RNA sequence: CAGGUCGAGAGGCGCUGCAACGGACCCAGGUCCGCCACGCUCGGCCCGCACCGGUCACCAAGGGCGCCUCCCACAA
Repeated sequence: CAGGUCGAGAGGCGCUGCAACGGACCCAGGUCCGCCACGCUCGGCCCGCACCGGUCACCAAGGGCGCCUCCCACAA
């Protein structure tokens, strides 16, 4: 760093719908329909690839639109 899995990032409702996914048609690639707002980040484990950098400390930051609840602070 990639893949898988688990956990965390306070919690919901409604709407739209890109990607991915599913289906149909055509079968180069597209079109239509469905579904869809954790697909993100941090951390543990498994596994694969690469690197050889190795002090200490701290612990988050984001997530289309509208609304609501909860928590903390401030103001009235």
Molecule: SAH (S-adenosyl-L-homocysteine) riboswitch aptamer
Organism: Frankia alni